Model confidence (mean pLDDT): 76 of 100. The RNA shown here (Bacterial RNase P class A) has 361 nucleotides and comes from a Bacteroidales bacterium. It matches the Rfam family "Bacterial RNase P class A". Rfam classes the family as a ribozyme.
RNA sequence: UCAGUAGCCUGUCCUAUCGCUUUUUUUCGCCACAAGCGGAGAGAGGAGGAAAGUCGGGACAACACAGGGCGCCGUACUUCCUAACGGGAAGGUUCCGUCAACUGACGGAAACAGAGAGUGCCACAGAAAAUAACCGUCCCGCCGUCGGCGGGAUAAGGGUGAAAAUGUGAGGUAAGAGCUCACGUCGCGGUAUGGCGACAUACCGGGAGGGUAAACCUUACGGGUUGAAAGGCCAAAUAUACCAGGGCUUGAGGGCUGCCCGCCCGAUCCUGAGGGGUUGGCCGUUAGAAUCCCGCAGUGAUGCGGGAACCAGAGAAAUGAUAGGACACGACAGAAUCCCGCUUACAGGGCUGCUGGUACU
Numbered sequence: 001u002c003a004g005u006a007g008c009c010u011g012u013c014c015u016a017u018c019g020c021u022u023u024u025u026u027u028c029g030c031c032a033c034a035a036g037c038g039g040a041g042a043g044a045g046g047a048g049g050a051a052a053g054u055c056g057g058g059a060c061a062a063c064a065c066a067g068g069g070c071g072c073c074g075u076a077c078u079u080c081c082u083a084a085c086g087g088g089a090a091g092g093u094u095c096c097g098u099c100a101a102c103u104g105a106c107g108g109a110a111a112c113a114g115a116g117a118g119u120g121c122c123a124c125a126g127a128a129a130a131u132a133a134c135c136g137u138c139c140c141g142c143c144g145u146c147g148g149c150g151g152g153a154u155a156a157g158g159g160u161g162a163a164a165a166u167g168u169g170a171g172g173u174a175a176g177a178g179c180u181c182a183c184g185u186c187g188c189g190g191u192a193u194g195g196c197g198a199c200a201u202a203c204c205g206g207g208a209g210g211g212u213a214a215a216c217c218u219u220a221c222g223g224g225u226u227g228a229a230a231g232g233c234c235a236a237a238u239a240u241a242c243c244a245g246g247g248c249u250u251g252a253g254g255g256c257u258g259c260c261c262g263c264c265c266g267a268u269c270c271u272g273a274g275g276g277g278u279u280g281g282c283c284g285u286u287a288g289a290a291u292c293c294c295g296c297a298g299u300g301a302u303g304c305g306g307g308a309a310c311c312a313g314a315g316a317a318a319u320g321a322u323a324g325g326a327c328a329c330g331a332c333a334g335a336a337u338c339c340c341g342c343u344u345a346c347a348g349g350g351c352u353g354c355u356g357g358u359a360c361u
Base pairs, nucleotide, nucleotide: 001357002356003355004354005353006352007351008350009349010348012326013325014324015323016322017321018320020046021045022044023043024042025041026040027039028038029037030036048332052343053342055341056340057339058338059337060227061226062225063224067261068260069259070258072223073222074221075220076219077091078090079089080088081087092112093110094109095108096107097106098105099104113218114217118216119215120212121211122210134158135157136154137153138152139151140150141149142148143147166184167183168182169181170180171179185208186207188205189204190203191202192201193200194199231283232282233281234280240274243272244271245270246269253265254264255263256262291308292307293306294305295304296303297302
């Protein structure tokens, strides 16, 4: 310097005119006044990094303060951060890649509790996926001779496969095998040292078919339900006639609650059918676990302190049009109670790490 790859940031800007919308204020008109509506001025504002998905966690609201068990759902290495989370930060272990050559450095990934509680599954190939024997090797017998048949032994060598009974070496054996020994691998337990901890290092002792739990399951921990059309207030209007069934404290029905136990409410009441009134307005509604700047503490996520400013609130849904200029020539794409995460989409531009190429020193 080029290319690839992973992560992060940004993601149109300026001027003028007209237009839309929220709000402060001045004034005029309608109206007795106010509220409200309309006109004319001055000022302050007006969609996102994902507003998407509705996958998670909360704030807030109601049930409602009576719980307990089961079911159901979620999480799963350690420590820390946070209102909380299945989120984030820093580490540990294992695996992968590159460099190195000694157990190290850098980058990346993990759905990272348990396979000695139990059940299931591992296609095809292969003799066999765990009570293994196709080829081969050894011993015995027979036929007969560059071999063949039968019986027995074997799992060191070969084949199949993703995976075939812990690896290498030596001894031993008819040939072999942890059969024996030495050094290893994995796992369990103990001791010592270091660490908040997961763990690491060293030594000792026993043990050894694997894999799979985003298979059923087991263990530990956690979870009340519903959801802004939540929920609350005001104005106005009216009718519950008749019929049927049930009930009236020996309790119909309702709630906590998906089920059971339990607890609470409950009487001109409940259910069905038949009918009547209302479809208007206000709150929730944007000042917040928030944002920006500075300092301190911390490896960091983040916390503490000080300061600044108020930055959408519609109600079928508001930010558009024209002209000129700039350049990244404009991608994905529009709030509807709010906030914090996760996931997905994205033209172009910028930054950082890794890998490879080229050039120079």